[in-house]
RNA sequence: CGAGGUGUAGCGCAGUUUGGUAGCGCGCUUGGUUCGGGACCAAGAGGUCGCAAGUUCAAGUCUUGUCACCUCGA
Repeated sequence: CGAGGUGUAGCGCAGUUUGGUAGCGCGCUUGGUUCGGGACCAAGAGGUCGCAAGUUCAAGUCUUGUCACCUCGA
């Protein structure tokens, strides 16, 4: 320098096929249970979907640029 891949909640990931309410597990908070803790049960908080622009009534999803990381090639 070229090609490909990944980026979504604190952590690990799904959602992209076919654009239409942003979710799951763990963790966290509160309550219940217990002498207390763990486990279990119930409820809740937490996201500008890496960043910026474009298309669209509507973008995590499509298009373009850009950043970080990984793999391959030179």

The RNA shown here (transfer RNA) has 74 nucleotides and comes from a Clostridia bacterium. The prediction has a mean pLDDT of 81. Lineage of the source: Bacteria > Bacillati > Bacillota > Clostridia. Its Rfam family is "tRNA". The family's RNA type in Rfam is transfer RNA.